[in-house]
RNA sequence: AGAGUUUGAUCCUGGCUCAGAACGAACGCUGGCGGCGUGCUUAACACAUGCAAGUCGAACGCGAAAGUUUUCUUCGGAGAGCGAGUAGAGUGGCGCACGGGUGAGUAACGCGUAAGUUAUCUACCUCGGCAUCUGGAAUAACUCACCGAAAGGUGUGCUAAUACCGGAUAAGCUAAUACCGGAUACGUUGAGCAAUCAGGAAAGGUGGCCUCUGAAUAUGCUACUGUGCUGAGAUGAGCUUGCGUACCAUUAGCUAGUUGGCAGGGUAAUGGCCUACCAAGGCGACGAUGGUUAGCGGGUCUGAGAGGAUGAUCCGCCACACUGGAACUGAAACACGGACCAGACUCCUACGGGAGGCAGCAGUGAGGAAUAUUGCGCAAUGGGGGAAACCCUGACGCAGCGACGCCGCGUGGAUGAUGAAGGCCUUCGGGUCGUAAAGUUCUGUCAGAUGGAAAGAAUGGUUUAUGGGCUAAUAUCCAUGAUACAUGACGGUACCCAAGGAGGAAGCACCGGCUAACUCCGUGCCAGCAGCCGCGGUAAUACGGAGGGUGCAAGCGUUGUUCGGAAUUACUGGGCGUAAAGCGCGCGUAGGCGGUUUGUUAAGUCAGAUGUGAAAGCCCAUGGCUCAACCAUGGACGUGCAUUUGAAACUGGCAGACUUGAGUAUUGGAGGGGGUGGUGGAAUUCCCGGUGUAGAGGUGAAAUUCGUAGAUAUCGGGAGGAAUACCGGUGGCGAAGGCGACCACCUGGCCAAAUACUGACGCUGAGGUGCGAAAGCGUGGGGAGCAAACAGGAUUAGAUACCCUGGUAGUCCACGCCGUAAACGAUGAGAACUAGGUGUUGGAGAAAUUCAGUGCUCAGUAACGAAGCUAACGCAAUAAGUAUCCCGCCUGGGGAGUACGGCCGCAAGGUUGAAACUCAAAGGAAUUGACGGGGGCCCGCACAAGCAGCGGAGCAUGUGGUUUAAUUCGAAGCAACGCGAAGAACCUUACCUGGUCUUGACAUCCCGAGAAUCUCUUGGAAACUAGAGAGUGCCUUCAACCGAAGGAGCUUGGAGACAGGUGCUGCAUGGCUGUCGUCAGCUCGUGUCGUGAGAUGUUGGGUUAAGUCCCGCAACGAGCGCAACCCUCGCCCUUAGUUGCCAGCAUUAAGCAGUAUCACUCUAGGGGGACUGCCGGUGUCAAACCGGAGGAAGGUGGGGAUGACGUCAAGUCCUCAUGGCCUUUAUGACCAGGGCUACACACGUACUACAAUGGUCGGUACAAAGGGCGGCGAGCUCGCGAGAGUCAGCUAAUCCCAAAAAUUAUGUCUCAGUCCGGAUCGGAGUCUGCAACUCGACUCCGUGAAGUUGGAAUCGCUAGUAAUCGUGGAUCAGCAUGCCACGGUGAAUACGUUCCCGGGCCUUGUACACACCGCCCGUCACACCACGAAAGUCGGUUGUACCAGAAGACGUUGAGCUAACCUUCGGGAGGCAGGCGUCCAAGGUAUGGCUGGUAAUUGGGGUGAAGUCGUAACAAGGUAACC
Repeated sequence: AGAGUUUGAUCCUGGCUCAGAACGAACGCUGGCGGCGUGCUUAACACAUGCAAGUCGAACGCGAAAGUUUUCUUCGGAGAGCGAGUAGAGUGGCGCACGGGUGAGUAACGCGUAAGUUAUCUACCUCGGCAUCUGGAAUAACUCACCGAAAGGUGUGCUAAUACCGGAUAAGCUAAUACCGGAUACGUUGAGCAAUCAGGAAAGGUGGCCUCUGAAUAUGCUACUGUGCUGAGAUGAGCUUGCGUACCAUUAGCUAGUUGGCAGGGUAAUGGCCUACCAAGGCGACGAUGGUUAGCGGGUCUGAGAGGAUGAUCCGCCACACUGGAACUGAAACACGGACCAGACUCCUACGGGAGGCAGCAGUGAGGAAUAUUGCGCAAUGGGGGAAACCCUGACGCAGCGACGCCGCGUGGAUGAUGAAGGCCUUCGGGUCGUAAAGUUCUGUCAGAUGGAAAGAAUGGUUUAUGGGCUAAUAUCCAUGAUACAUGACGGUACCCAAGGAGGAAGCACCGGCUAACUCCGUGCCAGCAGCCGCGGUAAUACGGAGGGUGCAAGCGUUGUUCGGAAUUACUGGGCGUAAAGCGCGCGUAGGCGGUUUGUUAAGUCAGAUGUGAAAGCCCAUGGCUCAACCAUGGACGUGCAUUUGAAACUGGCAGACUUGAGUAUUGGAGGGGGUGGUGGAAUUCCCGGUGUAGAGGUGAAAUUCGUAGAUAUCGGGAGGAAUACCGGUGGCGAAGGCGACCACCUGGCCAAAUACUGACGCUGAGGUGCGAAAGCGUGGGGAGCAAACAGGAUUAGAUACCCUGGUAGUCCACGCCGUAAACGAUGAGAACUAGGUGUUGGAGAAAUUCAGUGCUCAGUAACGAAGCUAACGCAAUAAGUAUCCCGCCUGGGGAGUACGGCCGCAAGGUUGAAACUCAAAGGAAUUGACGGGGGCCCGCACAAGCAGCGGAGCAUGUGGUUUAAUUCGAAGCAACGCGAAGAACCUUACCUGGUCUUGACAUCCCGAGAAUCUCUUGGAAACUAGAGAGUGCCUUCAACCGAAGGAGCUUGGAGACAGGUGCUGCAUGGCUGUCGUCAGCUCGUGUCGUGAGAUGUUGGGUUAAGUCCCGCAACGAGCGCAACCCUCGCCCUUAGUUGCCAGCAUUAAGCAGUAUCACUCUAGGGGGACUGCCGGUGUCAAACCGGAGGAAGGUGGGGAUGACGUCAAGUCCUCAUGGCCUUUAUGACCAGGGCUACACACGUACUACAAUGGUCGGUACAAAGGGCGGCGAGCUCGCGAGAGUCAGCUAAUCCCAAAAAUUAUGUCUCAGUCCGGAUCGGAGUCUGCAACUCGACUCCGUGAAGUUGGAAUCGCUAGUAAUCGUGGAUCAGCAUGCCACGGUGAAUACGUUCCCGGGCCUUGUACACACCGCCCGUCACACCACGAAAGUCGGUUGUACCAGAAGACGUUGAGCUAACCUUCGGGAGGCAGGCGUCCAAGGUAUGGCUGGUAAUUGGGGUGAAGUCGUAACAAGGUAACC
C1' cells in the first nucleotide's frame, strides 16, 4: 500500500466481498512447563449454609459456671478459698455514612472542564487561647410476679456513670441596636471603640508523689488522657454558574407554582424549596414539549491523522441496595448486612401471630453459547475501637480452578546415501517423502526422583544505658540507642548443587483466483463445498480420501462484535448536463455573505505570562525480577478551560467621509410582454334559393355512411363558432408557464445616450407567499371544426388497437378550484477574470458620404473554435474553464415515490415520506461485432426477360413412419434423403433365430509333437467331429554309410502374458470432409491518435471480376488471400513419322496391298502468340473505360485444378489413427437359415410418358472418349430373340467391344386413351452363378393400367450454354432409370436493379454479445417469505378527573397521664399518650393518548430450470418512444 466482482472487451460511477488489528469472548480439534494478568457481558432472577463491624473494664453498675483445694455434715448436702472481678449480658462512648458490590434508574448541573459561594457546614486530626465550679432526679442490667407456641412483652422493687437535668461564671462567641472612616450587591466585610441590651459551657478517668491539710486513704500536687468554649489550619461535603454531553420533526408548540415581585415559613445555606397576595409572564426552529436509548469521565480498541466504536479489570464522580413511600438518630444518611408503613415473594406457626432480603466473600438453583473454591491467613499494606497490649477486618495478602489473554522455554544437537524398506506418483527411464529414518556420536533446558535453601520483619514486649522536657522530685511519663527474646498464610515456595538417561512432551488450518502451497483415486448438477467470484452433469489442482506441499505453532481454525481498508457522509477529504443528485418560476422574512476610505474600540484573531488540566495508562530514559511479559523511579506530553498583559493588519462594533455597486430624474428606442373593449377577411360546417344528374365519400383494398325525398359538383344569399394563411426568420418579448389578424384605451419590464442627484440603500434566501402548460373538478353560458368515452365498418388466429364512417364530454367565455409535466439547456441565482474569427436582432456615435458598405461600442441571440475542464460524449466569455458568496439536492438496485401518520384538496389526487424482505449487481460514456419489416453504393441465374422442368400419373431409388425375431448403423434446413453404398441372392453383414469354440478367426513370446500338403470315409444343415491312407521337402554344421543336431516357414497340442470388440463417447481428439464461398476479404511490424477497449493503415474520390489499379491522405511497409505461374481446348512454327496420313503414280470392293512421302490430317515433345501492345475519344496530364484496326483468339479468350483468417462444439470413434470408459466361456470367434428387398401412408431425387417438332416400317450419313487375356471376341452355323456352338485376330493409334443415335429422304398412322403410353399380370425361355423361392438381369408371345401437360408452391440454365440425342467407363460372376466421363444436333432472352434470396463496403440505431432462432413485459395458475389494512381481542406505558388514605412529618388540640425546674405546696412551667386537620405511597373508578402482540378475511410486494395467454419495449421493434 491494495485486491476480487457488472462488460465480448474498455474507461467511469457505484455497491458487495477479502487481506490487518483487537476482544471479559464462545464453539471444534489438539494439548508439555512456568511467570504475570484475568474470569456471569444473560435473570437489578430467586437464594440453603458459613463468614463479611465491631471495640473500649484507663466511663459505669451487676456478675456466674465447670473444675479444683478445703471445712462442716443428719451423708441428702451446706459453706469457704482459688477459678475471677474471668465468661456474660446491660448502661455509656466511638465506629457502623468508610471499606466492599452492582449499573436498574437517570438525557440531568448526572458527568467532564473552568469558575463562584459577599449564600454555607465540617465529628475524629493539627496548632493557639481560656476553662473544667456547684447541685439534683432517675433508669437498664439485676430481683420478684405474669402473658405468649415463638418472636417478644407487661408490671413491681433496687442501683451507677464521661447517661440525664437545674444553677453559677466567661469571651474578641451568637443575635439585635448605635458611632467613625473606607470599599460596596449592603447593617455585609476589615480596622478601631468595646457603647447598650439579651442569650449562652463542662466530666471525669488512670498512673505517680507527700513539701502543705493529713498520716490508711482522701483533699491536694503532678504527668498523660478525656471534656467544654473560642480562634485558625487541614480534610471532606452542600449549593450556584459558563461551556461541552445520543437519536427521532412521521414529536411544533409547551407551561398555573407556571415566570417575576412583596411578605412570611423552612434549611447549615441561596432559591417557588413551601404558603398567601399582586402582576402576566416564562420556554421554543440556535429545536422547547414529547418519545426511544443510555450511568458519565480518566481511559480502551482502531486509525497516518482527523475521526469512528466503546466505557470489563484499575482510578474519580453519580445512582441504587426485594418494589414503592416517609422519617428518626447523627458532624454527615433519608442509611446494602438500622427502624416504620404498604406491596409481591419465601419460610416458621400451637392458626392467635411472627421472621426474611448475597447488586459483600465463597456457594446453590435458574437463565444462557458462556464465566472459578462453601480454601489459608491477618505475616505484610490499609481501616475501626482502645492509653496500650490487643481484638475485629471474605478490605487485603496468598493459594486453588480455566491455554481466557500476554510473555518466556522445551519437545533434542552433530554426523549419516545402497539415496534402505514402505507409501505416493510415473512418460516405466525414474521421481519424491529424504539426511528424513536406521546406525554412530554428543548435550542435559523442562518435567520426574534426592539433598541444601532465601528475601519479603518493619515493629512489639522485657532488661538496660544516655539525653532532654514537666516538676519540689533522683517518681512516673516522653525521646534516642544497646542487649537478649518473640512474630511468615504463601511454603520447605523461589533459587542452588550433584546423579541418571534422548528417555515423558505436536498439533491445527489451508493448497481454483484474491492468497503462500499440486498430483492421484473415488463421485458424476448426486453427495457435497462456498468469505466474494463461483465449483460438481465421467478425465474436478474447488466435493470426499490419500501422498506431497504451504502457513502458524501449545496452539490452530470457526463464529460473533468493533475500527480499518471505505475519499462509501468527504472538517482534513466527494459530488449534482447524460451515472444518484438544481426546487417549474418569481417576490421576500430570519439567517449567511458583502465596495473605497479615515478615526476609534478590542468581541473574533495573534503573542507572552500565570493557574489548572488527579493518580494510573500512552510516550521517553534509567532501574528490578536470568530475558520478556510485569513492576518501580524520574521526565515529557496533555492540542482544553480560566485569569492577565500586550499587538491592531484583517473580520466585527461605533463615528465620519466617498462613488465605481445599487437606485432616481431627463431624452430617445424596439418588441406576438400583460389586461379590456371593438373591427375585419379567408376557410370549414349548417340553412335558404338556382343550375344539374347518379353517384359521392373513404381505403392498401373495402365496407359502414350520404344520395332519385335530388347528394357530390357549381353559383348567389344568410347564420354561427373557433382559429388568425402569406409576412415568419437557430428573428422578437416575458421570471417561468407562455405570447402571433387589425384598431383604441389601461399597464409591467428592457435597451441606449448624456448629464444631475441619493450615498452601500447590495447579493442570496430556510420557513412564508404569489404565478404556474395540458388534462381534470364546480356553477352558468357557448358549441362551427376537432375529438377521449361510445357505436358501427374493416383488418386479424383474436383486435376491447393501429385504418375508415359517425359521435358525447372536452376544447371556447366568465368566475372559483386543482398545482402537476421529458414544467428540459435534463445545466439554481449573483458578481469577477480568462485567445480568436463569423452570422443575426435592437440602440448610440465616427470618418467618408449618393447608396451599398467599412471600422468602433453597448445590450441580446446563434453556430465554430484555442487554452482549460471532463469517465467519455462534449462545454468553451450565454462555461460544464479559473476562483468567490448564498440556497436546494444526492449516497447501490429493487421493494417505492409505495405503506402508515401529518398537512392541503369538493373529488381526482398532491406534498412530506419509511421499513421488513430480496439481489450482486443496477447504471453512464465510448469500442468492436452481430442484427434491423434503417439508409447509401455494388455484386451474383438473386429478381426480371426467356427456355426446359419438378409438384398431378406409372415405375425406379433414398428417407420418414409403421411393422417385424431382425427389418444393422450413420447422415437431418440450405450444407440429410439415386447420401456413406464405384453395385445386400450366399459372401458382403455390422442385425435376428438356432448350432458351436474359449489363449481364441488374427499378432508376439515359451514348451512339446509333426515336413508342408493331398486323398478317402463316419455323423451333421454346416461349422465341426471321429478315423484311414499317401507324403517326407529347403538352409547350415557334423558325418561323408545309416543318420544326428540346429534354423527358417507351416500345421497341431498345452500354460500364461495377452489377443479381439462395426461396443459407448465426433461434446475428450488427430486426420479428412461439407458450408458460407472462388465471396474479396483476413491480418501483422513500426509510427501516429486515444486514459483505455481500440482506431489509423483497410476510410475518402475514381476504377475493377477482384483490398484490381490510380490519386489523395499520419501513415509507411509487409504477409495470407485476388491475379499470374500448372493442366486442357482454340491459331501458327518446329522436331519426329508407326499401328496414323495420302497431294502424285499405279491399284482395290476398301490406303486393302505396292512405290513414294511425312506435304496435309493426326499423334506428342518443344517453341511462338495477347501485352490494353497500337489508334481515336472520355477521364484528374492517372488508373481505367468506350470505340476501332490488325489478329485464329481482345480486354481474366473458354474450361479445370487451386478454397485466406475464420464460422457452424457442422459431419465422421462404422475408412484409418487415438485418450478415457465398458466387455473377456462374451458386446470376441465360426456356421446354417432368415433379415437389410416388409407396406394403410408421407416426402425427396430420377426415369418413362401423356404424343404429329410425334409413333412406326425398312433404307441411309457423320463422332468423341474409353475398355479388353479368368478378357474383348470378328467371321461362319443355329435360334423369332435373349443367346448357343465354333473358332480368326488382339497384351491393342494394328484386332475386338462398335450398331453411334437423334439426323436425312420416302411410305404409313390423322388426333383417338389411339399403330400414343407402357405399368401390371399369365405363359414360355436365355445367361451368370454351389444356389435366382423369399430376392437377379434379359428375351419372346399374350395382357395392355394410370396418364390428354399437372393446384398452392418450387428447381436449373446466359453459349457451344439450356434443351435434346446417343456412346463409353468404374464397381462387377450376374445385376444401372444411379454415378463419372464423351461427343452429335443446337436455341431463346437479359429493358433493367423497384422488389424476393444470398453476399461485399460505408454509414446509422440498439436495452443484442451462446449476438434477432437475441432480448424482454404484464395478467393468470402453483409454492414459499416478509409487510400493510381489518370486525375485534390481549398487554405495556402515560395523561386527566374523582374516590381512598397506611406509616411519617408538620400544625392544632390535649378534660387523660406526668421524676428533675419554680412554688405561696393549692399548683404552675414543661413534656407524653390520645383526638382532629394538611401533605402523601399502594389501591380503586371513569375516560383519553402513545405503543406492542394476535386475528377470520383482504391488498399489493418479493423469490422460485423448463406452466398458460398474448407480444408492450429494445432496430423506423414493424402505430417512433417517453412524461